[in-house]
Order: sequence, then structure tokens, then C1' cells
RNA sequence: GGCCCCGUCGUCUAGUCUGGUCCAGGACGCCGGGUUCUCAGUCCGGCAACACGGGUUCAAAUCCCGUCGGGGUCA
Repeated sequence: GGCCCCGUCGUCUAGUCUGGUCCAGGACGCCGGGUUCUCAGUCCGGCAACACGGGUUCAAAUCCCGUCGGGGUCA
């Protein structure tokens, strides 16, 4: 340098193929409360995310282009 894959809450991950039912769901975590003499556990409530820029569209995490970062492969 060519090609391929990946990037979403603090962490892990679903959703992308086939745009809308998602102000993005789940688990762990954290915060508050109930229960308990206390803790653990358990129950209820809450916290927080689409790598960045541009384009297409009535509508983009999802489609297109570019950039950045990570991984693989060929030379």
C1' cells in the first nucleotide's frame, strides 16, 4: 500500500441484512428506597450510549462517501 471485519450506556451485548412500531432493549455495575438488629440476598424506582464529518430521505444506529481508531490477511 490492496482487500476484509469491527467501533452503541462505566463494562459486556441485541438491534444494522429488510430505514419508521426504538426520545435505542437486556445483563452486570452504580445511586435511592422497601424488607432485615446489621450485612448479604431479594423487591421497586432511577442513572447512562449509536467513533467523527458529510450526503440521500418525510424519516438514518441502520443506506452511500470520506476520516479516525482497532483487528485480520496478502505483498
The RNA shown here (transfer RNA) has 75 nucleotides and comes from a Candidatus Nealsonbacteria bacterium. Rfam family: tRNA. The family is grouped with related families in Rfam's "tRNA clan". The coordinates come from a structure-prediction model, not an experiment, and the mean pLDDT is 80.